The part of an RNA shown here (small-subunit ribosomal RNA, central domain) has 350 nucleotides and comes from a metagenome. Its Rfam family is "Bacterial small subunit ribosomal RNA".
Context: one part of a larger RNA
RNA sequence: CUGGGCGUAAAGGGUGCGUAGGUGGUUUGAUAAGUUGGCUGUGAAAUACCAGGGCUUAACCUUGGAGGGUCAGCCAAGACUGUCAAACUCGAGUGUAGUAGAGGGUAGUGGAAUUUCCGGUGUAGCGGUGAAAUGCGUAGAGAUCGGAAGGAACACCAGUGGCGAAGGCGGCUACCUGGUCUAACACUGACACUGAGGCACGAAAGCGUGGGGAGCAAACAGGAUUAGAUACCCUGGUAGUCCACGCUGUAAACGAUGUCAACUAGCUGUUGGGUAUAUAAAGAUACUUAGUGGCGCAGCUAACGCGAUAAGUUGACCGCCUGGGGAGUACGGUCGCAAGAUUAAAACUC
Numbered sequence: 001c002u003g004g005g006c007g008u009a010a011a012g013g014g015u016g017c018g019u020a021g022g023u024g025g026u027u028u029g030a031u032a033a034g035u036u037g038g039c040u041g042u043g044a045a046a047u048a049c050c051a052g053g054g055c056u057u058a059a060c061c062u063u064g065g066a067g068g069g070u071c072a073g074c075c076a077a078g079a080c081u082g083u084c085a086a087a088c089u090c091g092a093g094u095g096u097a098g099u100a101g102a103g104g105g106u107a108g109u110g111g112a113a114u115u116u117c118c119g120g121u122g123u124a125g126c127g128g129u130g131a132a133a134u135g136c137g138u139a140g141a142g143a144u145c146g147g148a149a150g151g152a153a154c155a156c157c158a159g160u161g162g163c164g165a166a167g168g169c170g171g172c173u174a175c176c177u178g179g180u181c182u183a184a185c186a187c188u189g190a191c192a193c194u195g196a197g198g199c200a201c202g203a204a205a206g207c208g209u210g211g212g213g214a215g216c217a218a219a220c221a222g223g224a225u226u227a228g229a230u231a232c233c234c235u236g237g238u239a240g241u242c243c244a245c246g247c248u249g250u251a252a253a254c255g256a257u258g259u260c261a262a263c264u265a266g267c268u269g270u271u272g273g274g275u276a277u278a279u280a281a282a283g284a285u286a287c288u289u290a291g292u293g294g295c296g297c298a299g300c301u302a303a304c305g306c307g308a309u310a311a312g313u314u315g316a317c318c319g320c321c322u323g324g325g326g327a328g329u330a331c332g333g334u335c336g337c338a339a340g341a342u343u344a345a346a347a348c349u350c
Base pairs, nucleotide, nucleotide: 004321005320006319007304008303012318014201015200016199017198021194022193023192025088026087027086028085029084030083031082033081034080035077036076037075038074039073040072041071042069049065050064051063052062053061054060091191092188093187094186095185096183097182098181103177104176105175106174107173108172109171110154115149116148117147118146119145120144121143125136126135162169163168206247207246208245209244210243211242215241216240220236221235222234223233258317259316260315261314262313263312266295267294268293269292270291271290272289273288274287275286276285277284299306300305323350324349325348332343333342334341335340
């Protein structure tokens, strides 16, 4: 190289956009680069192979033959691929009219609750646990009523409901803004798919500067438990959690399942649209389309299971795997303020 794989055995990049590259719809014509056939030339000798011959045999020597190519030139073919030209509309996209939505950003605003503070009532406990204690309280706590402040999160609605490429997104209102879906037409005319590098986004924690700080709470302190208890339980409590700007770039970033396209029984729930039927209306039924779930045939699978949202049958492109440990480590490179991230071995050992 050929070959086998990647849901759970090793293996899908966290996600998208996109460069090079790879691949690419229908029809006609041209061309002849790839492709196919033929002819000519060449592919030295030796070696190797086949059939003989010579040394007693063999090694060795020797005669003849065949074979050998990403080869060159010429001639021909014109299906397929390429190239050029012309055209098409099914792929892709644009327009028109609608559509549902926690999609994103900014500003404003609302109520419940926790906490603190102020005032009233009021008196001896409160709190906490398996049981306690630390803690709070006669300097008046806890309880209760009224008021104020401040921060964070949005009960019910709420749903294998919705939206988003993923991360993720949930009170309400306004403004700015991205994408989806549907119907019927019109338009462009292959403009497409994938995508090494690259670029952008990317939970939580963490870092920098400046704010903010109610609750919660790493660290830390105390009380318990225990043989011990650097824990689990309790009382406190600082970073942090929140905001702005900048960095970090990782997660069981999971559907542990890359993206795109085509094909392949059915049944059933649900969300958004469309059409039709009957109907006073609410709603119902059938069909269809885009999602999202549960079963299930064929098929696949080691089994579990998957099964039109495939792990079935195929095609295009990318990423990745190759026994366990050493090790996602060392060294070096790149990036980072750091923490570290990324790329990534070997000795040795079983």